[in-house]
Parts: sequence; structure tokens; C1' cells
RNA sequence: AUGCAGAGCGGGAGUGGGGAACCCAUGUCGGUGUUCCGGCCUCGAGCCGGUCGCCAGGGGUGAAGCCGCACACCAGCGGCCGGGCGCCUUCCAGCCCGAACCCGUCAGCUAACCCCGCA
Repeated sequence: AUGCAGAGCGGGAGUGGGGAACCCAUGUCGGUGUUCCGGCCUCGAGCCGGUCGCCAGGGGUGAAGCCGCACACCAGCGGCCGGGCGCCUUCCAGCCCGAACCCGUCAGCUAACCCCGCA
């Protein structure tokens, strides 16, 4: 997490989000796997580069985070904080949730521009 229009495909408005210059700020060139490609060579099961897959790090959507304790791991406890419900409204008592997925070494801010969502 809207509304208009529409037979349908498409479309318009509005709205939410991501990427993306100058300036400013920041700081690095990661690991691993087998297959593939190319190169070097001392022809080795070697070395280098690329592609693909997975993943430390980092990032994105989302309320779904931080700290302490405990802990081999999973799990657990407490505090703060975020989200939902809460008899007309606000607040409160109280109850409940604090997941999942994605990107793939990379994304700060950022106009033009590009992309995605409106379940």
C1' cells in the first nucleotide's frame, strides 16, 4: 500500500522506495570452489588474469535494532528502544510482534536520468 479510466493488453495522476554527477566527505582493492576461457613458464597437481557459484566485510526492503549477562553451537535472561491491538478521540493499564528475503566486494550525499512497489 491511493485514486481515475479501461472488454483486455496497456495508460494517467498521486505516492513509497532504490540506483545515479559536479561539490563535500570517505577509503579500499577480500576469501573460497570446481567447471570454463586466455596468458606465462621451470611443462608441475605451478603462476597470473577473466567468467560463474558460494561467502567474511559492507549494503537494501522491512517495525523487526542496541547493550549487558550467559553460552562450544542452537537456545535463554534482563535493560533500553522500535512496531501492532487497546469499546467516541488522545493517552494509559494490559496483551502481542521484534521475522524473513535480497545484492554479491559494490552502492555516502547527489541534479539530470534509470529502475521497482502501491499487496
A computed fold for a 119-nucleotide RNA from a Nocardioidaceae bacterium, annotated as c-di-AMP riboswitch aptamer (ydaO/yuaA leader).
The coordinates come from a structure-prediction model, not an experiment, and the mean pLDDT is 75.